Context: one part of a larger RNA
RNA sequence: UGCUUCCACCUGAUGGGAAAGCAGCCUUAGUACGAGAGGAACGGGCUGCUGGCGCCUCUGGUGUACCGGUUGUGAAAAGCAUUGCCGGGCAGCCACGCGCUAUGGGAUAAGACCUGAAAGCAUCUAAGGUCGAAGCCCUACCAAAAACGAGGUGGAUGGGGGCGGAUAGCAGAUCCGUUUGAUAGGUUGGCGGUGGAUGUGGCGAGCGAAAGCGAGCCAAGAGCCGGCCAAUACUAAAC
Numbered sequence: 001u002g003c004u005u006c007c008a009c010c011u012g013a014u015g016g017g018a019a020a021g022c023a024g025c026c027u028u029a030g031u032a033c034g035a036g037a038g039g040a041a042c043g044g045g046c047u048g049c050u051g052g053c054g055c056c057u058c059u060g061g062u063g064u065a066c067c068g069g070u071u072g073u074g075a076a077a078a079g080c081a082u083u084g085c086c087g088g089g090c091a092g093c094c095a096c097g098c099g100c101u102a103u104g105g106g107a108u109a110a111g112a113c114c115u116g117a118a119a120g121c122a123u124c125u126a127a128g129g130u131c132g133a134a135g136c137c138c139u140a141c142c143a144a145a146a147a148c149g150a151g152g153u154g155g156a157u158g159g160g161g162g163c164g165g166a167u168a169g170c171a172g173a174u175c176c177g178u179u180u181g182a183u184a185g186g187u188u189g190g191c192g193g194u195g196g197a198u199g200u201g202g203c204g205a206g207c208g209a210a211a212g213c214g215a216g217c218c219a220a221g222a223g224c225c226g227g228c229c230a231a232u233a234c235u236a237a238a239c
């Protein structure tokens, strides 16, 4: 650009990958076979390894969002010192963690055959027919209507700009929302991280004539924080 009013969901021509490969054990069975010594297989079951794809409940990493401890500097706060150093750690991203990774069918190759002439016989082949591989094509998965024969079905108080946003993504692109609204922020609650804030009370080496001061310890209450899950139109999407 095309198709398409817009959105959602499909169909699947066509294309993709190697998506699977292997081993051990039990059974079959001390069976078949064999004088014996020995000693299978088809089939069934279990487990594991390698590869492939996916995921984050658990375990374990990271976690320069976050919480706590602490040193120097500084009146203090902040900052700086590798995130200053140290102990933890949600989400996310990961592996060392977890899940899945069949079978059957069709047409065949080499090959094995049937029937069968040419050639009264014989012959798997000339006509015809049956089998036959981890290979080929389906069955499974992924992409796919730009498949120009541009497909189908359903919904709509519709579509676009602007505006509020999501994502690593400022502008653009994509997607969501736009008051008939939970789109972002705030607030509240939940869940979670850290681990008991400031203050108060008690204890406290020692100092002080006394009043009192005092690092630190203990107690009950925590406090701080969250890229998470909700609720709520308080603010901004009201044109």
Base pairs, nucleotide, nucleotide: 005156006155007154008153009152010151014143015142016141020050021049022048023047024046025045026044027043033038051101052100053099054098055097059095060094061093062092066088067087068086069085070084071081072080073079090227104138105137106136111131112130113129114128161239162178163177164176165175166174183236184235185234186232187231188230189229190228191226192225193224194223200219201218202217203216206213207212
This is a predicted structure of a 239-nucleotide part of an RNA (large-subunit ribosomal RNA, domain VI) from Hadarchaeales archaeon (SeqCode). The full RNA is in RNAcentral, with records from ENA. Lineage of the source: Archaea > Methanobacteriati > Hadarchaeota (SeqCode) > Hadarchaeia (SeqCode) > Hadarchaeales (SeqCode). It matches the Rfam family "Archaeal large subunit ribosomal RNA". The family has 91 seed sequences and 2,955 matches in Rfam 15.1. Gene Ontology terms of the family: structural constituent of ribosome and ribosome. Its mean pLDDT, the model's own confidence on a scale to 100, is 80.